This is a predicted structure of a 131-nucleotide RNA (FMN riboswitch aptamer (RFN element)) from a Pseudomonadota bacterium. The organism belongs to Pseudomonadota, within Bacteria.
This record gives sequence, C1' cells and structure tokens, in this order.
RNA sequence: CAUGGCCUUCGGGGCAGGGUGAGACGAGGAAUCGCCAAUUCCCGAUCGGCGGUAGAGCCCGCGAGCGCGUCAGCGCAGGAUCUGGUGAGACUCCAGAGCCGACGGUACAGUCCGGAUGGAAGAAGGCACCA
Repeated sequence: CAUGGCCUUCGGGGCAGGGUGAGACGAGGAAUCGCCAAUUCCCGAUCGGCGGUAGAGCCCGCGAGCGCGUCAGCGCAGGAUCUGGUGAGACUCCAGAGCCGACGGUACAGUCCGGAUGGAAGAAGGCACCA
C1' cells in the first nucleotide's frame, strides 16, 4: 500500500437449609381444631454474557427486551460502588463494606416454568482471492 468473498465450530450461570401461611372446605352448641397455596413473602443462600482497559455484574460501549421495517436498519426502553492498600498505571488486583438484575405464567421471581433444540454481542479456525 492492497483484496475483504465463502464456510465450519463454539458462544449464560444461579435458592442449600429454615420460618410464616389465607379464602374455600370438613368437625363442633360455641370457643376452636383439621386440611390446603410461596424455590416468588421473611431469615438465609447463591449466580454474573461480550469488546475495551492493570485482570470489571455495578468505568466506557455491545448483546439480550418492546415496536416499526422485505432487508439494511431505526425508535423506545436500557439496573447497580464506594473506602483503604499495593503499584508507573487498577472505581478491574488484595482487604472491607454495599448495591443491581428484561418480558409472560404462578401467592408477589436475577435463581422455578415459558418464548428458547431460538436469537445474539463476540471467540476460534478453514478455503479462496489479493498485496
């Protein structure tokens, strides 16, 4: 300085152990008792996609969600961290204390069931072409 095509494979984890428990229904003269709903409520436990960067769920971006569109793509939505230490450099490591988590279902869900044997950011490799 130059080509940028085709293909293959891969590509998300997590409630252990406890507590409480209504309407209805049944028994009873009554007070009451029995039976039955939570991995969602309470205590506690546990999980952390991808690219960047001193190694990141919470710094900057991307993907996943919803809508429009034949497609490319566009719009909406889009959560959370501080302190101390080391060091040239870390909101990323070490110590400590915190916080966050789409949509539908169901006794109210990051963890169960479902869309999903789906999709995707991306990762690895092969072939061709070109320099």